[in-house]
């Protein structure tokens, strides 16, 4: 960091640290130090790793200075090759650590003590003669020894004794010595054996064992012992995990870790095993022997084919494997080993060196100045800014590495001389000792020093969205790609790739593998189980762990002291050497361990005695649906017989199927027959649980109080283990009345293998026997202490109430509600604890896969108990929170129902839309919130659209620049026109320029794209009543209170009440119109009086009283009155007023939602077009038409149509205008013309009202189409314009489902006027008047909206989630007829080598015997044992298998809707049965179910 919208909290997952014998990628100066086959114990070319010793022996060679010396050396003998070096296969073991032991050995080596007398016989070499390719021998003959033999002798050994039995070697030497030899004692050091503890997993491995387990007795070893034999007993291990399987050398140690631990066991050091693989013994002090022998295999060589040789897991170095690991080096100078008196030899041990950044130190790549803040890069708001004192440029050093010189220390030995000692007769000799002298070095161009030179030769690699320190342009555009985990990329990517800049580390630097940490995420330290993973279905009980009070002993745990061991390195502190460091040396702590001995006695075991207050008996009263058996009663139900009686019953949401004139259904009465027990009945009792209900009886057994009375800790828990355990289910017999899986038949339904109906078999009930599971739930293990209340019931006691009764105190023991603290993630628990301890069991360790698979055990089956992996996903859960939803609830409102009036839906036209068609029908709005919308006005224009033809900058603007004094405009021609050509004429002036034009560059232009980049506008929800905020308080939080309740309103209005008090934005009110008046003003309006005047008219004078005008003021507050209420308010046809309770309109739209519309009103960021997606023209086109929808006109007609006549507004509008009045035309209009820039002048309002007709028809309704002739705008009415006349006269006779509008000056209905406009497709839209109703009971239901609550698996919010089958890819797995390895073990067959026994044949120098011969060898033969092979059957484990089972995972597929809301039949668990699928029905459970009534 990741699960949510957001929070807490379980929980996995990932990430930052360390570490590494390491690989890889990029890069890469220097030095010291250390490491360097982890994999195939795989095979191995070549070299070299063990020899030496002539002072044991003989004998031979060579050389020489040839009297003599020195050298070398086959062989024999000796001592060494059992050390040193390798490697980890085996091995779970006295194999290793670590502490302890007695039954042994010991070469060289050191102490002691004593000895070496005396004799003998052979053999190699050598020669001779053979054999063999070789490798190697035969045979015959000389010959020596420190080689062997035999006598003596002997401080040892056996043995009770007697006695018996065992050595010996010499060599050098100047003759004094040195060295060697054998005995026996001891010692160091070594090695061999026993034993205590201690050492990986697996019980899906539970029983193993015949030499086993012990003894006796022999027999064998260096030695104890079944080691090995006979022969007797029947033993011995094991849940404290034996046997088998798996895997592995152990340690000191490394590594990480605060530590406890966990992983690890390279290099270094102990110890162990092995040495091609298997067996075996010889030799020796020592082996069952890396570089020794012998057999057997396997495999390589060699060969004359007959036979031979051979073991790098020793140094190098080869092949192969592998991601992957060094030179076929140098020398014994040094430290060690072997042999030797010595000199010396020999040493792949060692010390050195050469290869690698493997690794850990440590150094340098250069230091100061140096702003014009240079150029170049990158970025930008275009001002800049950043790279960045960095470079350049100036001064300097010169450490590494380069080049020349120089130069320690690793050296002590050893030789050769004096001198003293010592021995000695000696002053030769030899010994030791001291001085001197000489003199030995692989590393080595060594370390170090110094000179010289010159910033010269030396910097990369990773990352930059969070976690995690670091930002911007470009390019891409869910593509190509990144990712450790969330996760980026679909045209503005800090997250790909590239640059710029920036962080980190730094000769490295990332990435990858692997370990430990974080992980308290196996929890001893330090963790859990009501709901998140998790308490056994209950009890009962064995081992086991635990276990009251007091009092002795004891010292086993347990404290403490002392010895011993704990190997060195390592660690830790301190200290010394390498300039430092790493690294190394020196003391020293440490090594938490184990053993031994000496003390202490709290606890805690153990003994012993003791107590009761825990447990248990015993006596009394009493309590229950407690359990087994029997006997028994009624009520309903069904059936069966009769009897009354008739047409239906039944059953549903409506119906059918079903039953019934063969007499049902009702109904009466009698009988059968089976199950279950109304009322009493409860949060009521009783049991361990499961579970138990009518009475009665009889057994059983439990459990409470009270009382003392026994016993004297006898207790508690409880693996394995017994019982006991609900419904279904299963076996046998029996039973069946009602219900009632399966089944089937009607209905429902798009289907309905279901919900609803009618029917119905197993079951359901009874006896015996099995299963053995449940949401066997308090989702809460048992037992014991203890820690605030209140209040109910059930079964007991005790007091008090004089007794009874009602009832009050207090008490035991169950059984319930509330709440304190306290726990707790809350939620909730709270003495029946989920608090606070103790003690014992059982259980958990993401989520899926999965309670599945294999194995086991159980069961008649059903199927139950144990009970996994692979693969896959980063989440899966738990509580609580705001919202959304609900076919949840309550309250409430609204023309939302209802009541009513008039339409739409049908006809025809207009007019918009889809769709269709076009060369284009330009775009654009599309539920409600698009569709007489943008457009308040498309003939060109507008116009974005298409055809065709032309320009490259039109226009506007500003700057700089060239030119020029013109250009425009007017006439012609050409064209469709744009536009090209001709012609024509023509500037001011103070001379500085102005002014127009013209050239060139900057800058344009786009109704092109993206309203999912945006501003700014506007629809909706909605004039609905609501949306927050501050401070305060509650909650761990998200969040809540406030704002909710009770009441009131139109209203979050107001009141009350309150852990809230105020506030904002909304409401209301302030604003405008309109109803009433006052008051001021009085021309264009006005006209009562007065006067003039006309045929008539405020026309005139005049007048300020009326109406209006228009400015300014008053009135309406529930402000009085009664009634209800606290109050707020409401009521009342109240009063009063022009208006009465917001007095009608209007205008204002709160937080916010629809990525909700618009880039084409305008602005704007990106992108994209630039002789064109710009921009001009002509012509078309937006008017198209099988067709559907919307919104409207006009009718369908007498409440009307015609015609004649006659009244009454209001608001608005007019100078390229509105037009009076004349005069002409049927008439639209012409032609003339007065007023008026407008209270002054310009307009018949209609509908009404009167009369007259028309009389129910497609009409004198109703006008739609056509066709003729016309008027008017306009450049032009063809596509396409309104008007008139005359003619012509379609649809349609009140309109299906269905659906809109409207609560009063409103609907309906009537005409008027205005914007846009040349004219108009206007039946639109906005405004205005006239006339002018009807109805509303209520708020059950539809719609939509508001507030409270509940429920939720929903948060893109129900258009949501989601489940299972089926079809396609892909991945793992399981079963399987077999197939093919590996392994362990049994039985048996053969059986090499070889030890050991035997042995009547062969053979023999040493000893015995005068001899013949013997002792004793050695050969061959036999016999045991036995490796390799071979047969058989078998266990275990791997790998593969056709076909075959589920499982997961992939996109937008198919069917269906099972789960979340009461999910539309609440769900779930267990069973049984059934169906494509989810699912469905019985039968018992659970609430982890809404919702409404009732009870408490």
């Nucleotide at each position: 960091g990741u699960u949510u919208g957001a929070u807490c909290c379980u929980g996995g997952c990932u990430c930052a640290g360390g570490a590494u014998g390491a690989a890889c990628g990029c890069u890469g100066g220097c030095g010291g130090u250390a490491u360097g086959c982890u994999u195939a114990a795989u095979a191995c070319a070549u070299g070299c790793a063990a020899g030496u010793c002539g002072u044991a022996c003989g004998a031979g060679a060579a050389u020489u200075u040839u009297u003599a010396a020195u050298u070398c050396u086959a062989g024999u003998g000796g001592c060494g090759g059992a050390c040193g070096g390798g490697u980890g296969a085996g091995u779970a073991a006295c194999a290793c650590g670590u502490g302890a032991g007695a039954a042994u050995c010991u070469g060289c080596c050191c102490u002691u003590a004593g000895g070496a007398g005396g004799a003998g016989g052979a053999u190699a070499a050598c020669a001779g003669c053979u054999g063999g390719a070789a490798a190697c021998g035969g045979u015959u003959g000389c010959u020596a020894a420190u080689a062997c033999u035999c006598c003596a002798u002997a401080c040892g050994c056996c043995g009770a004794g007697a006695g018996g039995u065992g050595a010996a070697a010499g060599g050098a030497u100047u003759u004094a010595u040195c060295u060697g030899c054998c005995u026996a004692a001891g010692g160091a050091g070594g090695a061999g054996c026993u034993c205590g503890c201690g050492u990986c997993u697996g019980a899906u491995u539970a029983g193993c064992u015949a030499g086993u387990u012990g003894g006796u007795a022999a027999g064998g070893u260096a030695a104890a012992g079944g080691c090995u034999u006979a022969c007797c007993a029947a033993g011995g291990c094991g849940a404290c995990g034996a046997u088998c399987a798996g895997u592995a050398g152990c340690u000191g140690g490394u590594u990480u870790g605060a530590g406890a631990g966990g992983a690890u066991g390279a290099u270094c050091a102990g110890c162990c095993a092995c040495a091609c693989u298997g067996g075996g013994a010889c030799u020796g002090a020592g082996a069952c022997a890396c570089g020794g022998c012998c057999c057997a295999g396997a495999c390589u060589c060699c060969u004359a084919c007959g036979g031979g040789a051979g073991g790098c897991a020793g140094c190098a170095g080869u092949g192969g494997g592998g991601a992957a690991u060094a030179u076929u080096g140098c020398a014994c100078a040094a430290u060690g080993g072997g042999g030797g008196c010595a000199a010396c030899c020999c040493u792949g041990a060692u010390g050195c060196a050469g290869c690698c950044a493997u690794g850990c130190c440590g150094c340098g790549u250069g230091u100061g100045u140096g702003a014009a803040g240079a150029a170049g890069g990158c970025c930008u708001u275009c001002g800049g800014g950043u790279u960045g004192u960095a470079a350049a440029g100036c001064a300097c050093u010169u450490u590494c590495a380069g080049u020349u010189g120089u130069g320690a220390g690793g050296a002590a030995a050893g030789g050769g001389a004096u001198u003293u000692g010592g021995u000695u007769a000696a002053u030769a000799c030899c010994c030791a000792a001291a001085u001197u002298c000489u003199g030995u070095g692989a590393c080595g161009u060594u370390a170090g020093c110094a000179a010289c030179a010159g910033a010269a030769g030396a910097a990369g690699c990773a990352c930059c969205g969070g976690c995690u320190a670091a930002c911007u342009c470009c390019g891409u555009g869910c593509c190509a790609g990144c990712a450790g985990c969330c996760g980026c990329g679909g045209u503005a990517a800090u997250a790909c790739g590239g640059a710029g800049g920036g962080u980190g580390c730094a000769a490295g630097c990332g990435u990858u593998a692997u370990c430990c940490g974080g992980a308290a995420u196996c929890a001893u330290u330090g963790g859990g189980u009501u709901u998140a993973a998790a308490g056994g279905g209950u009890c009962c009980g064995u081992a086991g762990g635990c276990g009251g009070g007091c009092u002795a002993a004891u010292a086993a745990g347990u404290c403490a002291g002392u010895g011993g061991u704990g190997a060195a390195a390592u660690g830790c502190a301190g200290g010394g050497g390498c300039u430092u460091a790493a690294c190394u040396c020196c003391g020293g702590c440490a090594c938490u361990g184990c053993c031994a001995u000496u003390g202490a006695u709290a606890c805690u075991g153990u003994u012993a005695g003791u107590c009761u207050u825990g447990a248990a008996u015993u006596a009394u009263u009493g309590u229950g649906a407690a359990g087994u058996g029997g006997u028994u009663a009624g009520a309903a139900u069904a059936u069966g017989u009769a009897g009354u009686g008739u047409a239906g019953c039944g059953g549903u949401g409506a119906a059918a199927u079903g039953c019934u004139u063969a007499g049902a259904u009702a109904u009466u009465a009698c009988a059968u027959a089976g199950a279950a027990u109304a009322c009493c009945a409860a949060u009521u009792g009783c049991g361990a649980a499961g579970g138990c209900a009518g009475a009665u009886c009889a057994c059983u057994a439990a459990c409470a109080a009270u009382a003392u009375a026994u016993u004297g800790a006898c207790g508690c828990u409880g693996a394995u283990g017994g019982a006991c355990g609900a419904a279904a289910g299963c076996g046998u017999g029996g039973g069946u009345a009602g219900c009632g899986a399966a089944c089937a038949g009607g209905a429902u339904u798009a289907g309905a293998u279901a919900c609803c109906c009618u029917g119905g078999u197993a079951g359901u009930c009874c006896a015996c026997g099995c299963c053995g599971u449940a949401a066997a739930c308090g989702a809460u293990g048992g037992u014991u202490a203890c820690u605030a209340g209140c209040u109910g019931u059930u079964c007991g006691g005790u007091a008090c109430g004089a007794u009874u009764g009602a009832g009050u105190a207090c008490u035991g023991a169950g059984u319930g509600g509330c709440c304190a603290a306290g726990c707790g993630a809350a939620a909730g628990u709270g003495a029946u604890a989920a608090g606070u301890a103790a003690c014992c069991c059982a259980c958990c360790u993401g989520g899926g896969g999965a309670g599945u698979a294999c194995g086991u055990u159980c069961g008649c089956a059903a199927g139950a108990a144990u009970g996994a992996a692979a693969c896959u996903c980063a989440a899966a859960g738990g509580a609580a929170u705001u919202g959304a939803c609900g076919g949840g609830g309550g309250c409430c409102c609204g023309c939302a129902c209802a009541a009513g009036c008039g339409g739409u839906g049908g006809a025809g036209c207009a007019u918009g839309u889809g769709g269709u068609u076009u060369a284009a029908u330009u775009c654009g709005a599309u539920g409600a919130u698009a569709c007489g919308c943008g457009a308040g006005g498309a003939a060109c224009c507008u116009u974005a659209c298409c055809a065709g033809g032309g320009c490259u900058u039109a226009a506007a603007u500003g700057c700089a620049u060239u030119u020029u004094g013109a250009c425009a405009g007017g006439u012609c021609u050409a064209g469709a026109a744009a536009u090209a050509g001709a012609u024509u004429u023509u500037u001011c002036u103070u001379c500085g320029g102005a002014c127009a034009a013209u050239u060139u560059g900057c800058a344009a232009g786009g109704u092109g794209c993206u309203g999912c980049a945006u501003g700014g506008u506007u629809g909706u929800c909605g004039u609905c009543a609501g949306c927050u905020c501050g401070u305060g308080c509650c909650g761990u939080g998200a969040g809540g209170u406030g704002u909710c309740a009770g009441g009131u309103u139109a209203a979050g209005u107001c009141c009350u009440a309150u852990a809230a008090c105020g506030a904002g934005c909304g409401c209301a009110a302030c604003c405008c119109c309109u109803g009433u008046u006052g008051c001021u003003a009085g021309u264009u309006g006005c006209c009562a009086g007065c006067g003039a005047g006309u045929c008539a008219u405020g026309u005139c004078g005049g007048g300020g009283a009326c109406u209006c005008u228009a400015g300014u003021g008053a009135g309406a507050c529930u402000g009085c009155c009664g009634g209800u209420g606290c109050a707020a308010a409401c009521c009342g046809u109240g009063a009063g007023g022009a208006a009465g309770g917001u007095g009608g309109g209007g205008a204002u739209g709160a937080c916010g939602u629809c990525a909700a519309a618009u880039c084409a009103u305008c602005a704007c960021g990106g992108c994209c077009c630039u002789u064109a997606c710009g921009u001009c023209c002509u012509g078309g086109g937006c008017c198209a038409c099988a067709c559907a929808c919307g919104u409207g006109c006009u009718a369908c007609a007498a409440u009307g149509g015609u015609a004649g006549g006659g009244a009454c507004a209001g608001a608005g509008a007019g100078c390229a205008g509105c037009c009076a009045c004349u005069u002409c035309g049927c008439g639209a209009g012409a032609a003339g013309g007065a007023g008026c820039g407008a209270a002054u002048c310009u307009a018949u309002a209609a509908a009404c009202c009167c009369u007259a007709u028309c009389u129910c028809a497609g009409u004198u309704c109703g006008g739609a189409u056509c066709g003729u002739a016309g008027u008017c705008u306009g450049c032009a009415a063809c596509u396409c314009g309104a008007c008139u006349a005359c003619g012509u006269g379609a649809a349609g006779c009140u309109g299906g489902a269905a659906u809109c509008g409207c609560u009063a000056g409103u609907a309906a209905u009537c005409g008027c006027a205005u914007a846009u406009c040349a004219g108009c497709c206007a039946u639109g839209a906005u405004g205005c008047g006239g006339u002018g109703a009807a109805u509303a009971c209520g708020u059950u239901c539809c719609c939509g909206g508001g507030c409270c609550u509940u429920g939720u698996a929903c948060a893109c919010a129900c258009c949501g989630c989601c489940c299972g089958u089926c079809a396609c890819a892909c991945c793992a797995u399981g079963g399987a007829a077999g197939c093919u390895g590996u392994u362990c073990a049994u039985a048996c067959c053969c059986a090499a080598a070889g030890u050991c026994g035997u042995u009547a044949c062969c053979u023999u120098a040493a000893c015995c015997g005068c001899g013949a011969g013997g002792a004793g060898g050695g050969g061959g033969g036999c016999g045991c044992c036995u490796a390799a092979g071979g047969u058989a059957g078998g266990g275990a484990u791997a790998g593969u298998g056709a076909c075959u089972g589920g499982g997961g995972u992939g996109a937008a597929g198919u069917c269906g809707u099972a789960a979340c809301a009461a999910g539309g039949u609440a769900g779930c668990c267990c069973u049984a049965c059934u169906g494509g699928a989810a699912g469905g029905u019985g039968g018992g459970g659970c609430u982890g179910g809404a919702u409404c009534a009732c009870c408490u």